[in-house]
This is a predicted structure of a 710-nucleotide part of an RNA (large-subunit ribosomal RNA, domain II) from a bacterium. The RNAcentral record of the full RNA draws on ENA. Its mean pLDDT, the model's own confidence on a scale to 100, is 82. Its Rfam family is "Bacterial large subunit ribosomal RNA".

Context: one part of a larger RNA
RNA sequence: GCCAGGGAGUUUAUCUGAGUAGCAAGGGUAAUCCUUUAUUGGAGCACCCUAAGCGAAAGCAAUAAGCCCGCAAUUUAUGAGGGGCGAGGUAUGAAAGUGCCUGGAGUUACUUGGAUAAGAUCCGAAGCUGGGCGAUCUAGCCGUGGGUAAGGUGAAGCAGGGGUAAAAUCCUGUGGAGGCCUGAAGAGGUGCUGUGAACAAGCGUUCUUCUAACCUGUGGCUAGGGGUGAAAAGCCAAUCGAGCCCAGCGAUAGCUGGUUCCUACCGAAGUUGGCCGUAGUCAAGUCUCAAAGGAGACAGCUGGGGAGGUAGAGGUACGGAUUGGGGAUUUAGGCGUCGAAAGAUGUCGGUCCCUUGUCCAACUCCAAAUGCCUCAGCGUCGUAGAUAUUGGGAAACGGGGAGUCCGGGGUAAGCUUGGCUCCCGAAAGGGGAACAACCCAGACUACAGUUAAGGUCCCAAAAUACUAGCUAAGUGUUAAAGGGUGAAGAGUGUCCGUAGCCUAAGACAGCGAGGAGGUUGGCUCAGAAGCAGCCAUCCUUUAAAAAGUGCGUAACAGCUUACUUGUCAAGGUUGCGGGUCUCUAAAGUGGACGGGGCUAAGUUAGUUACCGAUACUGUAGACGUCGAAAGACGUGGUAGGUAGGCGUUCUGUUAGGGUAAAAGCGUCCUCGCGAGUGGAUGUGAACCUUUCAGAAAUGAAAAUCCUGGC
Repeated sequence: GCCAGGGAGUUUAUCUGAGUAGCAAGGGUAAUCCUUUAUUGGAGCACCCUAAGCGAAAGCAAUAAGCCCGCAAUUUAUGAGGGGCGAGGUAUGAAAGUGCCUGGAGUUACUUGGAUAAGAUCCGAAGCUGGGCGAUCUAGCCGUGGGUAAGGUGAAGCAGGGGUAAAAUCCUGUGGAGGCCUGAAGAGGUGCUGUGAACAAGCGUUCUUCUAACCUGUGGCUAGGGGUGAAAAGCCAAUCGAGCCCAGCGAUAGCUGGUUCCUACCGAAGUUGGCCGUAGUCAAGUCUCAAAGGAGACAGCUGGGGAGGUAGAGGUACGGAUUGGGGAUUUAGGCGUCGAAAGAUGUCGGUCCCUUGUCCAACUCCAAAUGCCUCAGCGUCGUAGAUAUUGGGAAACGGGGAGUCCGGGGUAAGCUUGGCUCCCGAAAGGGGAACAACCCAGACUACAGUUAAGGUCCCAAAAUACUAGCUAAGUGUUAAAGGGUGAAGAGUGUCCGUAGCCUAAGACAGCGAGGAGGUUGGCUCAGAAGCAGCCAUCCUUUAAAAAGUGCGUAACAGCUUACUUGUCAAGGUUGCGGGUCUCUAAAGUGGACGGGGCUAAGUUAGUUACCGAUACUGUAGACGUCGAAAGACGUGGUAGGUAGGCGUUCUGUUAGGGUAAAAGCGUCCUCGCGAGUGGAUGUGAACCUUUCAGAAAUGAAAAUCCUGGC
C1' cells in the first nucleotide's frame, strides 16, 4: 500500500416544544400490597401539576358587566374563535395615571426535536496528584582483593677526594626521587569519515594517558523535587530541566482529524453589539419548519409633491491660503542720507486700500445628476391565505474578487481600510490557449432545432466571403483594466484632409548668360575698397543687380548668393490637422500571435451568410406547489432546516418455501429517480422468508484509525 473484519449522537433524570391518545375543572399516581395465563386487574386518600393574582412586606383579592368591528358559516345581518374599547383585582400615587394580572384548560402516557446534569458523537495531549518498583547501566562513597612489559632521566641523602682555621663549596662515585620522559598491557576517544550498522553496535587509521586526582574484580550504601555530580542541568537500567509502574482517569483540550443508506422541498452567513473577547461564545440580523390570523404587500416603471448642500462651479458672498504691481499711513520698528536741532527724505518691514493672477476635506453668493421620503396610476405577488406576528430547529459571527462606480491611507502593490452594485463563496455549461469570481448564461431527464458571448486557412465546428481603403514594419495576427515603456520627441516613411502662395504671360529644380555705374558711401583706422566696428542705406544705367548673403585678402583681388534673363517643360512650394509605419526602445537557452503559419489568415469602415451553450423553442417523460379538473408556475446548490423512503439483526403476528437442494458465493438479465428489488445459471449442502407491527450494539472510503492476511 491493498483486501477482509472491527470502528463514532448512546443511556438515565429533569426542563421545554411538537405529534398521537386518554380523561377533563380537573388530571396522575409513587413506594408498597393483593390478584392473574406472570407484567393483567385492583388497592394505594401521601405527594405533584392545574384551577388567582398583585405586593419588598403588612396584606388585600378578580365578569360567566356592557358596546363596536369582523373571518369561517349561514346569508346582508347575525356571527363560535379573533380584534378594539370598556370593566374588574392588586401595587404605587393626593389625583391623573402607570406596572402585573382577569372573560375556565389542564393533566397523564407513548414517540420525537432541543436544552441542562452526567465521559455524553469518537480517537488524540503535554501535564498534575497519590502509592509503590528500581544504583545488575551509570554518579559518588565505603569494605575487601587484583594489576601496571621494557627503556630513559638521575633529586635528596651517603661515601671518597679536593678545599677551609672550621664551615661554605667543588669534583668523582654511590643512590634511586618525581601527579618526570619514551612506550607495551590497561584506560580513553582528538582528527579523518574509509568500512560497517540502520532494532538503536562496532571496526580501521591517527591521537591522549600509562606509579597516578591511575586502572580494575567483588560485596555494600545513597531514590524521584529525591539522590549523585572535579558542574555537562550530566547520570539515576537504550527513559531525565524532575525515572519507571499502577491508580485518580474515559483528566482537560474554545485545538487537529474522523463520523457509515437514498430521494425530494427550501436554502444561509462571514454584518451589528457584549464578553481577558479576537481560532471561541451570547444576543440581534440572515435560513428553515409549524401555528394562529385574515388583506393587503413590494424589488420595477410613469407622474405629482418634498427634504438636502455632494459632483461641478465661484472668488469685493464669508473664513483661510496665495503671485505681481500701485498707493496711503508714519505706527511705539530696523538701516541710511541731509540738518545744529526741530524735522525732512529714501528704503526694508507692519497695517490698510486699489488692481492683477490662482487655490480649499474641515470656504460657500451658487448648485446638479443619481439616490432618499411621500402620494397616485401601471406592473408583480396575494383569500389556492401574502406582508407583519407567535413558537420549535439551525448554521454563521476568519471571507474573497470585479466595476471607464464613490472615497481614506500608501511612491506603489495580486497592498490596506470603508460605501454602493454584481459575482465567487454555495454555480455546473459555452467563450477567454490554460485561468474561483472577465464576457455569455443560472444545469429536472431524453431527443431535435435556433441563437448568445466568441468565432469561420490548418490543428478545430463554421466564409481562403464580398465592397472600399490603409500598413511593408512580420507592424500586426493579444478584450479591457492594473504594473512596465511603446512616453515626450523626431522622420524628404506613406495616405488623406485643409489653408495660403507661385504657375503655359512658363512656376519649382538643373543647366547657359548677366549680376553694372556714381563709389574705395561717410566715419573710424596703419589699412577698412559690399563683407572688424559705428552712422546712413541714396541716385543712375537697366531684363536685373544689395551703400551687399556667405567664403576669402594685411588691404585690394578672387569665388558665391540675392536679383534678372535664356533653355526646358507641368505642376511646384509652405504651414496646420488626421490615419498608419519607423526611430527613440535595455535581461537573463531558442520560447512565443495557443501553435503551424499568414502580406492577409493584419488593420479601418461597411454588408451578407454560417458555426457556436445544459440559454431559447419544440416533442416526450419524472417530480414539487396550487387546483375538482383543464392547466399554470416551478425543480443549480455548501452550512443548515423540513419531508418521504430503502436495507440489516432480533421478537411477536401472519402466510409460506426447502435434500425433487435453503442460505452464502461467481456470472448474466429485469424492474425502480435512487437506497435497492426480482429472476436465470453455476457452485454449495441445511436452513430461509412474506404480511403487519415492535425493539435496535442498524448501513463504512477516509480518523498518520484498530486487528489479521498478502